The RNA shown here (small-subunit ribosomal RNA) has 1570 nucleotides and comes from a bacterium. RNAcentral holds the sequence, with entries from ENA and SILVA. Its mean pLDDT, the model's own confidence on a scale to 100, is 80. It matches the Rfam family "Bacterial small subunit ribosomal RNA".
RNA sequence: UUUUAGUAGAGUUUGAUCCUAGCUCAGGAUGAACGCUGGCGGCGUGGAUAAGGCAUGCAAGUCGAACGGAAAAAUCUUUCUGAAAGCUUUGAAGUGAAGGGUAGCAAUACCUGGAAUGAAUUUGACGGACGAUCUGAUUUUUUAGUGGCAAACGGGGUAGUAACAUGUGGGAACAUACCCAGAAGUCGAGAAUAAUCCAUCGAAAGGUGGACUAAUACUCGAUAGUCCCUACGGGGUAAAGUCUUCGGACGCUUCUGGAAUGGCCUGCACGGUAUCAGCUAGUUGGUAGUGUAACGGACUACCAAGGCAAUGACGCCUAGGGGAGGUGAGAGCCUGACCCCCACCAUUGGAACUGCGACACGGUCCAAACACCUACGGGUGGCUGCAGUCGAGAAUCUUCGGCAAUGCACGAAAGUGUGACCGAGCGACGCCGCGUGAUUGAUGAAGCCCUUAGGGGUGUAAAGAUCUUUUAUGCGUGAAGAAAUUAUUGACAUUAGCGCAUGAAUAAGGGGCUCCUAACUCUGUGCCAGCAGGAGCGGUAAUACAGAGGCCCCGAGCGUUAUCCGGAAUUAUUGGGCGUAAAGGGUGCGUAGGUGGUUUUAUUAGUCGAAUGUUAAAGAUCUGGGCUCAACCCAGGGACGGCAUUCGAAACGGUAAGACUCGAGUAUGUGAGAGGUGAACGGAACUCAUGGAGUAGGGGUGAAAUCCGUUGAUAUCAUGGGGAACACCAAAUGCGAAGGCAGUUCACUGGCACAUCACUGACACUCAAGCACGAAAGCGUGGGUAGCGAAUGGGAUUAGAUACCCCAGUAGUCCACGCCCUAAACGAUCUUCACUAGCUAUACGGAGUAUCGACCCUCUGUGUGGCGUAGCUAACGCGUUAAGUGAAGCGCCUGGGAAGUACGGCCGCAAGGCUAAAACUCAAAGGAAUAGACGGGGACUUGCACAAGCGGUGGAUUAUGUGGUUUAAUUCGACGAUAAACGAAGAACCUUACCAGGGUUAGAAAUCAAGACGAAGAUAGCCAGAAACGGUUAUCGCCUUCGGGCGGCUUGACAGGUGAUGCAUGGUCGUCGUCAGUUCGUGGUUUGAAUUGUUCCCUUAAGUGGGGUAACGAACGAAACCCUCGUUGUGUGUUAUAUAUGUCACACGAGACUGCCCCCUCACUGUUCAGAAAUCUUCUUAUGAAAUUUUUGAAAUUGUGAAUAGUGAGGGGGGAGGAAGGAGAGGAUGACGCCAGAUCAGCAUGUCCCUUGAUACCCUGGGCUACACACGUAAUACAAUGGUCACUACAAAGGGCUGCAAUACCGUAAGGUGGAGCCAAUCCCUAAAAGUGGCCUCAGUUCAGAUUGAGGUCUGAAACUCGACCUCAUGAAGCUGGAAUCGCUAGUAAUCGCAGGUCAGCUAUACUGCGGUGAAUACGUUCUCAAGUCUUGUACUCACCGCCCGUCAAUUCAAGGGAGCCGGUAGCACCCGAAGUCUGCGCAUCGCGUGGCCUAAGGUGAGAUUGGUGACAGGGAAUAAGUCGUAACAAGGCACGGGUAGCGGAAGCUGUUCGUGGAUCAAUUCAAUU
Repeated sequence: UUUUAGUAGAGUUUGAUCCUAGCUCAGGAUGAACGCUGGCGGCGUGGAUAAGGCAUGCAAGUCGAACGGAAAAAUCUUUCUGAAAGCUUUGAAGUGAAGGGUAGCAAUACCUGGAAUGAAUUUGACGGACGAUCUGAUUUUUUAGUGGCAAACGGGGUAGUAACAUGUGGGAACAUACCCAGAAGUCGAGAAUAAUCCAUCGAAAGGUGGACUAAUACUCGAUAGUCCCUACGGGGUAAAGUCUUCGGACGCUUCUGGAAUGGCCUGCACGGUAUCAGCUAGUUGGUAGUGUAACGGACUACCAAGGCAAUGACGCCUAGGGGAGGUGAGAGCCUGACCCCCACCAUUGGAACUGCGACACGGUCCAAACACCUACGGGUGGCUGCAGUCGAGAAUCUUCGGCAAUGCACGAAAGUGUGACCGAGCGACGCCGCGUGAUUGAUGAAGCCCUUAGGGGUGUAAAGAUCUUUUAUGCGUGAAGAAAUUAUUGACAUUAGCGCAUGAAUAAGGGGCUCCUAACUCUGUGCCAGCAGGAGCGGUAAUACAGAGGCCCCGAGCGUUAUCCGGAAUUAUUGGGCGUAAAGGGUGCGUAGGUGGUUUUAUUAGUCGAAUGUUAAAGAUCUGGGCUCAACCCAGGGACGGCAUUCGAAACGGUAAGACUCGAGUAUGUGAGAGGUGAACGGAACUCAUGGAGUAGGGGUGAAAUCCGUUGAUAUCAUGGGGAACACCAAAUGCGAAGGCAGUUCACUGGCACAUCACUGACACUCAAGCACGAAAGCGUGGGUAGCGAAUGGGAUUAGAUACCCCAGUAGUCCACGCCCUAAACGAUCUUCACUAGCUAUACGGAGUAUCGACCCUCUGUGUGGCGUAGCUAACGCGUUAAGUGAAGCGCCUGGGAAGUACGGCCGCAAGGCUAAAACUCAAAGGAAUAGACGGGGACUUGCACAAGCGGUGGAUUAUGUGGUUUAAUUCGACGAUAAACGAAGAACCUUACCAGGGUUAGAAAUCAAGACGAAGAUAGCCAGAAACGGUUAUCGCCUUCGGGCGGCUUGACAGGUGAUGCAUGGUCGUCGUCAGUUCGUGGUUUGAAUUGUUCCCUUAAGUGGGGUAACGAACGAAACCCUCGUUGUGUGUUAUAUAUGUCACACGAGACUGCCCCCUCACUGUUCAGAAAUCUUCUUAUGAAAUUUUUGAAAUUGUGAAUAGUGAGGGGGGAGGAAGGAGAGGAUGACGCCAGAUCAGCAUGUCCCUUGAUACCCUGGGCUACACACGUAAUACAAUGGUCACUACAAAGGGCUGCAAUACCGUAAGGUGGAGCCAAUCCCUAAAAGUGGCCUCAGUUCAGAUUGAGGUCUGAAACUCGACCUCAUGAAGCUGGAAUCGCUAGUAAUCGCAGGUCAGCUAUACUGCGGUGAAUACGUUCUCAAGUCUUGUACUCACCGCCCGUCAAUUCAAGGGAGCCGGUAGCACCCGAAGUCUGCGCAUCGCGUGGCCUAAGGUGAGAUUGGUGACAGGGAAUAAGUCGUAACAAGGCACGGGUAGCGGAAGCUGUUCGUGGAUCAAUUCAAUU
């Protein structure tokens, strides 16, 4: 440079949002374990805990071609004995070959012949087995011992080790058996000793003595160079043979070189901890020795006093290191199983011997612990080799086969050995592969589940049919692994593979289904049982618990747990932050360190480039290949990067030398300042004392009291004393590093700014450590003390008041000296440098212009403020004084709590400060902003809200409703406003739902199906009964189109329920409230929640209207539309009247609205006048030669004020007209929503419950009407504006046939008799207050009428519980009502009567309407209540009936302290001291004896450090409903908070100083707009 590869998020804080921040999840991995399940094969892998203890077998031997023996076998040789077979000899009868002859043409027949065979027997110096004996020799095999080599490898484990142990790269002072190459040699001699034999001790293990013997065992001599030493003359040092086919082979000795291995040194890299900061005496170096294979304090003696450390020494804790493995995009982070390399260890500790090599896993010695044997004298052992066993543990295999292969040891070789290794076995422990069938199959079977009851799902799934045979089983066949010239040799192995046969036959589970996260329904349960990774689910409709069905994911596995990486940019190099979220040190000086201006030359341990070496193999990666594929295995290729060496480059950086002036500093001049230290002085105020004068109060508070005062206070005057602080100036100001600094003057002194640009020449910046300063409070010593004032005392307040308020008052506040060292020490903003729009104010300088000079004006430097652009920010905000853009350095942060606490250390007189954790616990804690709600926050507005009035309630009696109580039952619902004359517009029975008793059971009423039947049943009477019901008598008793209908009965489905749930619901209603609000679309703003619109000004009853405006429009509300009343026109005319007529009634219209006139207010436009400012143009004047500049005047423009005219808008005041005037009066109409408001008993309805001794249905009686009491709503009153008697007027609106009822008559009356009229403008019900006159005269009355007695009337089957009314009699409380509280603003309140509904009657004084008579008052919005808009604060959002703090009490948990007690670890001092190396001496030379130094183990002692345990005391955390208060959040009711001090049950309170992270109000200044 190119190419390739390659980076994912989600849930959870909130009412919602953005941010910060933690927690959790999805992925991958493991030597794993556990749960459920489990067919096969291949390849891997398997004691991670107790380096705890081990029974048994095996794991290292080999060589006879090194040696002497021993044993066995074979052969030969010598002496006996001598079997059998075999050889040889004899051989009967019988059988009978070849050959020959005769006959015949021939086949053939006959005769002859005698080979051969043949039972048995027998001869031989033939033969020589087995055996016995004897002599020697040879060969082969085995091997106890001597000897050689190996045993230091291989195998195991990770205890120790933070180290030159490991990794990587170098180095010099070394060694090396076996192996390779080269050179030379291998001569002579000798003394022993195992074995063996004899004797002997011991239980054994094991020894002792005597005699003999060999060697490649041992010793001596010779020779000796390319060996060693050397003073350069010289001196010294070796050897072994064996076999042989006689060619040689294998050895042996010496030297040189190599290969490979090992020892040593070293640069760099390689855990945690500073709550480990100082460590070190062989320590650092030197000299001389010792020692080693080799350098070296490695060791010894002497000398010197060094060495290491903040770049982390020393100490403590943890740990084998690497190749590599896991994860990750990578950088990284974590790990160190299997395999490979290195190190270390071998019961624990020490030590050496042998050997090339060990201080030695299966060797030796000693000590210790443990275990075993024993004759008690003494011995033996070391699985962290392979198997196996016990133990501990969540947990990890067979006491297998074989040396066939690969390798190793020995051997000349054959070969032997090999728990290395090769294989098999066990375990789904992991990875990979295969299978559990395929095709077809609908009327979509059955079962199960769901259902809207129709159907749907499981599901082509099954069954059934056809097919296949991987796998399985059986039988057969059958490799490679084998290499060696031929031959022989396979544990695996009944192998793999191949062929045939049988038959779908042998083979599926686990987890999940609210969201994250793929997948949903039913039933059960009912904050229970349970689930849960996080959020969370479960309190009767649970997709979240449990079961079932269905579905989803993976699949011989699936889940869970543990651990690691990732996600986490959540330690940030890549790649984070610090104003308010965690985080800038209180401030300065300053060392190390880090960084550093311009320029020249030289150089090159940094930097860059190239080459070379190395970075083992395996693994990873790429390419190819072998097992049917894959896992697995094999071959080849290639890096990047690291380290080292060499060469090159010189921009940057470093170094050296030189130069420069802009950084920095110096100098000179000027200037401002509450900068610091010390001293002196001043006035006001306060207080004390004395004196004068004076009299009863003063003081204090919300109001009081304590307190002071007749011994004379307070107030006032004079004089004197005292201490502390410095009004005005004064400010947003100034100075200082910060803390901080304020009367005036003097002395001393630090810093700063500007100007000049003279001097030095990078001298700079930052800064761990260190040093200094550091408000207030506090401490020590000594002074001082006026005022103030913790603590304390007293008075108040209060439920209490350890407080707030008041009266006193000690420490303290002040001074000097010495400590303390912390603050909200804040701009919550580290220091320095550079760059990046402006406008404006102010402090101190300078320059220019101008002026006599100053002021003013312009420019400029340094400070101090405000607004603001770009940019930044989560937002708020910051913005040349950055929180913007960059650079350098330092400090700090990493969830909340525990905790700035414990322990340790340092400092302090103390108080305490600095440094600074963990266990445990929570899923949040937090920042900014948004919408609400709230505030004992603010502003504005409204309402019979208050005020102004009128009348009431609360007191009495009665009525009525409710609570409570009572009861068999007193049915139920409703409970602040928004229940209580409410549901109920009518409880004697009924109603009725309640209670008692008596009855019925498919039901009192409904639908369907099936069955049989029309003598089922209906009506009337009688009997019993309280009735229902039951019994009985009489009478009556189907229709049809022939399909059926109708009626009851039986059976089965079902009915029925005023039973529960109004928190499962519909519908309806109440309330805020007839309040003026509530929203949407599009557009704009904001990361977003959201906002704008809807805010603002004027106005309205009104979000009503107008204006303005990033908004423009719209919707639901308001208004209007609708109804009634008021005026009027027209039309009609039942009724009214005797008619006309139209009082009147009805219908349709008109009329009011923003209309007309005048005035006021606001806005705009025009004209005139006044005065002002700036701009720039023109003209003029002055200066000047001109340009130009400055000035004067005029015109133009802008804006201000006044007057005037016009236009427009809304509102206010007045007027005209009009029946009505500013919404004419009233009604209906009720936005978005709030209160889980009310109603399952009006109705409807989901679910649950009861249904034959019923929660259903019928009946009688009772109850809903009870009555110590309390509350609500009414009626009637308490009287003279009245009562009573008499007389006399005037309505409206309704109702009327099961009805309203007149005239008349009877009755005192209620009422009765009677019935005209009226289905209604016709008839009836039908007025009272008022008015006129008389009486009553202020009293419990001629007021009031309760209660009670008697007699009646009416309704009704029935008035006892329990009706109304009438008459007579009776004549209670009550004389205007406490605290408190209600209604009403005009035809209203008040007052008077009338009607209606319900209804047989009535409890109606209730309710709904109707008319008659008919007022008073409203200054006004301070207060109470309620509402609305804007704004502000908030830790509230279930929204202040909110949230929330601390003590105490109860239970649980973890950690720290703790008198002590019990252990571990590492050292120190001393004692003792095994084996052993080294060393001295003696005997003597194998060795033995005896000393010395060192030392393991052991013992004693004082400390250090680290654990366990511990009475007790203190704090912390957690826990649905404990106690006390109310600290904080609003001005939280005393603003809160930081530091400090005192006090208090507790939160806390108070003093002092500081902060704003304080609300409200006011003033000043600045800024913006006009």